[in-house]
About this RNA:
c-di-GMP-I riboswitch aptamer from a Thermoanaerobaculia bacterium, 86 nucleotides, folded computationally. Its mean pLDDT, the model's own confidence on a scale to 100, is 83. The model forms 95% of the base pairs in the Rfam consensus.
RNA sequence: CUUCGACAAGGGCUCACCUGGGGAAACCCAGGGCCGCAAAGCCACGGGUCCUCACUGACCCCAGACAAGACCGCCGGGCUGCCGAA
Numbered sequence: 001c002u003u004c005g006a007c008a009a010g011g012g013c014u015c016a017c018c019u020g021g022g023g024a025a026a027c028c029c030a031g032g033g034c035c036g037c038a039a040a041g042c043c044a045c046g047g048g049u050c051c052u053c054a055c056u057g058a059c060c061c062c063a064g065a066c067a068a069g070a071c072c073g074c075c076g077g078g079c080u081g082c083c084g085a086a
Base pairs, nucleotide, nucleotide: 004084005083012037013036017032018031019030020029021028022027035073041079042078043077045076046075047074048071049070050069055064056063057062
């Protein structure tokens, strides 16, 4: 240095959920939180999943089709990182 991942050490992050805020929504941000995570750090590149304002029909349900978007804790990939047993 690369691989690998311990009943190691020091730590770290934060599903759900609650409170406040943003957004049409998915979802996001902050605080709390805690199932878990050796990349559950970052990236929307590939796959996948989610939402659907406006528009049209219909009349407020719902359906069609679509711009833009969301999820990296769904998978793959790329980049970076702490420690050092076997």